[in-house]
């Protein structure tokens, strides 16, 4: 240096192929279950979707550019 994969709530991750209300799980936080404790059960709070730009009535997605990590080739 070049290929290829990947960056989304504190942590892991689905959605990207095919644009249209960001989701699930664990933590957390409150009510609830119990003699109490675990363990279950309702509920809520938690995202600049890596950064910028373009396309578009409308981008996580779709296209250019970097930046970071991981991988093979040199």
């Nucleotide at each position: 240096g070049g290929g290829c994969c990947g960056g989304u709530c504190g942590u892991c991750u689905a959605g990207c192929c095919u644009g249209g209300u960001a989701g699930g799980a664990u933590g957390c936080u409150g009510c609830u279950u119990u003699g109490g404790c675990a363990u279950g059960g309702c509920a809520g709070a938690g995202g600049u979707c890596g950064a910028g730009g373009g396309u578009u009535c409308a981008a996580a997605u779709c296209c250019c550019u970097c930046c970071c990590g991981g991988u093979c080739c040199a």